[in-house]
Order: sequence, then structure tokens, then C1' cells
RNA sequence: GCAGAAAUGCGCCAAACUCAUCGCGAGGUGAGGACGGAAAGCCGCGGGUCUCCUGGAUAACGAGACAGCCGGGUUGCAAAA
Repeated sequence: GCAGAAAUGCGCCAAACUCAUCGCGAGGUGAGGACGGAAAGCCGCGGGUCUCCUGGAUAACGAGACAGCCGGGUUGCAAAA
């Protein structure tokens, strides 16, 4: 999410970990796997955490990662246009 008055049933996503692969890295992707979730769909806009570069530096600049850290934005069933 769907069915049901309800009980409940059937679904959706998939943490850690393992394997493969890409990346300097944080991490990404695929397969296995389920700790969890109800927007755990999508968007790095604010904060946060982490990585890389420069740097004496755990400062700062720059470049990145994470939306399953907190906010914010946006979409949501079927059919047609």
C1' cells in the first nucleotide's frame, strides 16, 4: 500500500554482514540477507556527520558523500488528456 466491519491475510522498501564491481576516500551500484520503516519515494535548500585537496592544524577555503541524523521542498490510487 491492497482486501476486510474487525480479527487478519497479501504486498512495498531493506540496516548490519557477505560476494562482485566502481571510486584515492567518505561511499555508489548489483546479488544474497533482514535490523528496521509507513513516504526507508524523489530533491543536498538550511543545519549536522563523514571523505578528499590545500594547509603547521582536529582552523579555514574548495570539491565531494550521506535523504535509514534533524528540518524544509515536492510527488503519490485507476483511467483519459

The prediction has a mean pLDDT of 85. A computed fold for an 81-nucleotide RNA from a Deltaproteobacteria bacterium, annotated as c-di-GMP-I riboswitch aptamer. It was read from a public genome assembly, where an Rfam model found it. Rfam family: c-di-GMP-I riboswitch aptamer. From the family's description: GEMM was predicted in a large-scale screen for bacterial structured RNA regulatory elements. Its family is annotated with cyclic-di-GMP binding in the Gene Ontology.